Annotation
Large-subunit ribosomal RNA, domain I from a soil metagenome, 548 nucleotides, folded computationally. It matches the Rfam family "Bacterial large subunit ribosomal RNA". Rfam links the family to the GO terms structural constituent of ribosome and ribosome. RNAcentral holds the full RNA, with entries from MGnify.
[in-house]
Context: one part of a larger RNA
RNA sequence: AGCUGUUGACGGAUGCCUUGGUAUUGUAAGGUGAAGAAGGACGCGCAAACCUGCGAUAAUCUCCGGCGAGCUGGAAAAAAGCAUUGACCCGGAGGAUUCCGAAUGGGGAAACCCGAUGAGAGUAAAAUCUCAUCAUUUUAUGCUGAAUACAUAAGCAUAGAAAGCGAGACCUGCCGAAGUGACACAUCUCAGUAGGCAGAGGAAAAGAAAUCAAACGAGAUUCCCUAAGUAGCGGCGAGCGAAACGGGAAGAGCCCAAACCGAAGAGAUUUCUCUUUGGGGUUGUAGGGCCUGGCAUUUAGUGUGAGAUGUUUAGCUAAAUCAUCUGGAAAGAUGAGCGAUACAGGGUGAUAGCCCCGUGAGCGAAAGACAUUGAGCAUGAGCUAGGUACCUGAGUAAGACCGGACACGGGAAACCUGGUCUGAAUCUGGGGGGACCACCCUCUAAGGCUAAAUACUAGACGAUGACCGAUAGUGAACCAGUACCGCGAGGGAAAGGUGAAAAGAACCCCUGUUAGGGGAGUGAAAUAGAACCUGAAAUCAACAGCUU
Numbered sequence: 001a002g003c004u005g006u007u008g009a010c011g012g013a014u015g016c017c018u019u020g021g022u023a024u025u026g027u028a029a030g031g032u033g034a035a036g037a038a039g040g041a042c043g044c045g046c047a048a049a050c051c052u053g054c055g056a057u058a059a060u061c062u063c064c065g066g067c068g069a070g071c072u073g074g075a076a077a078a079a080a081g082c083a084u085u086g087a088c089c090c091g092g093a094g095g096a097u098u099c100c101g102a103a104u105g106g107g108g109a110a111a112c113c114c115g116a117u118g119a120g121a122g123u124a125a126a127a128u129c130u131c132a133u134c135a136u137u138u139u140a141u142g143c144u145g146a147a148u149a150c151a152u153a154a155g156c157a158u159a160g161a162a163a164g165c166g167a168g169a170c171c172u173g174c175c176g177a178a179g180u181g182a183c184a185c186a187u188c189u190c191a192g193u194a195g196g197c198a199g200a201g202g203a204a205a206a207g208a209a210a211u212c213a214a215a216c217g218a219g220a221u222u223c224c225c226u227a228a229g230u231a232g233c234g235g236c237g238a239g240c241g242a243a244a245c246g247g248g249a250a251g252a253g254c255c256c257a258a259a260c261c262g263a264a265g266a267g268a269u270u271u272c273u274c275u276u277u278g279g280g281g282u283u284g285u286a287g288g289g290c291c292u293g294g295c296a297u298u299u300a301g302u303g304u305g306a307g308a309u310g311u312u313u314a315g316c317u318a319a320a321u322c323a324u325c326u327g328g329a330a331a332g333a334u335g336a337g338c339g340a341u342a343c344a345g346g347g348u349g350a351u352a353g354c355c356c357c358g359u360g361a362g363c364g365a366a367a368g369a370c371a372u373u374g375a376g377c378a379u380g381a382g383c384u385a386g387g388u389a390c391c392u393g394a395g396u397a398a399g400a401c402c403g404g405a406c407a408c409g410g411g412a413a414a415c416c417u418g419g420u421c422u423g424a425a426u427c428u429g430g431g432g433g434g435a436c437c438a439c440c441c442u443c444u445a446a447g448g449c450u451a452a453a454u455a456c457u458a459g460a461c462g463a464u465g466a467c468c469g470a471u472a473g474u475g476a477a478c479c480a481g482u483a484c485c486g487c488g489a490g491g492g493a494a495a496g497g498u499g500a501a502a503a504g505a506a507c508c509c510c511u512g513u514u515a516g517g518g519g520a521g522u523g524a525a526a527u528a529g530a531a532c533c534u535g536a537a538a539u540c541a542a543c544a545g546c547u548u
Base pairs, nucleotide, nucleotide: 001547002546003545004544005543006542007541008540009539015533016497017496020468021467022465023464024463025462026461027460029457030456031165032164039100040099041098042055043054044053050074051073061094062093063092064091065090066089070082071081072080105114106113107112115134116133117132118131119130120129121128136162137161138160139159140158141157142156143155170201171199172198173197174196175195181188185235211218212217222249223248224247225246232240233239253449254448255447256393260279261278262277263276264275265274266273267272284427286392287391288390289388290387291386292385293384294383295382301379302378303377304376307373308372309371310370311369312368313367315363316362317361321336322335323334324333325332337354338353339343345357346356347355398422399421400420401419402418403417404416408434429444430443431442432441433440484491485490504532507519508518509517510516
């Protein structure tokens, strides 16, 4: 030095575990903010830092409920206290809530600086301090009031509203790419996607036919299945790609404008016109108004809402086992019992229906919230026959040119829609049925509202898993968006396990030693000793044997 073996050291794999994640699902919920949010800064304890909680009333104050013996958070000990006159804790309602932040008196390098007005404290007078108000835009009302006579602008006051945040989700609108594919690339595609902006709601959007259909008919919208990768579109390339019918989910219909009648006001003034407002009226088998005639007459609905019921925000009752043996410990084994509308699950010194928490079943709210119902009150519709031809949404429909959008790329290109230019009819009217025309059928534009079925999940409360088990599962099981890196936008870790219980090793010894170790002691175990369960490999050492 090598090989083999033994015993250790180092190391932290593996096994077992789980406080944490993850996915799905159910029930509710879907906002918050100038009454100052979200998020922070700085403080508050007997006690130095951190987390949590809270805000100068500062780990909290008051009241109303629940609970019932302990309590003063994580976090031990000491000290000092509180509590059956009910503390602590849990729920509901109030109070208080520094400074920054939309931040809003002005400024500003956030958590700071500097004011004005009024009131108060204070001073000899000041200084200083306290409280309240003071941003902008917009709406309404009122006051004042220029050039300029009336007026208007401007100004002032009062009372409302807005702003910001949120889940990187869902929805609507506006703006809107490129990588890519087309084996290159320009039409095309990616895609009206990503991204930007604006806005809203718990959903949004859409919505009660100027719709489809086809000679039969249907009867608002939305969503799912199907039709169907069909009909079509397409450098007819790559690719794009319907609709109706049918089957389901859900189901709901309404209000104006106008004619006409009344009231008030204004302008014209012989008649008239306009504005505001009440009635009337709302449709395609056309309907309504007006005139004439006939017949009927009191309640469908809507609003508000005492109360009731239910749900929810604390809780409550809650069955049934003992002995022996092994063991550190019984829930194990043996023997003998019992409960079960409860043998879901978790804990307890090993594996417990009967030890504990729970579970099945049943019960419960002073106060707040939500849902359903609802006495009472308020409001509250005519039908029909004939006539008349008054009304029925105009710079609209439609056309031309140029665009967009429709599955449809200009095409035979309708329908819808924007810009520019033209520009109707008035129910004997008008639109559509994929150029266009005729016939036929169908609908009634140019005003508006509308639940449900649908989309999503930050947060709340449950349940479940042939989901993970610490290099996994969230980046984060642990004081993690932390430490650390970066000027910054931003990037972004590692790190779990003594034991049943700290019983966490009194005392002695070695030593420079708060290091480390040896005894002693605890414990079932200390090769469980805090660098702590198990403790693999690489690596190192000591010892023994063999070889050189």
Description:
The prediction has a mean pLDDT of 85.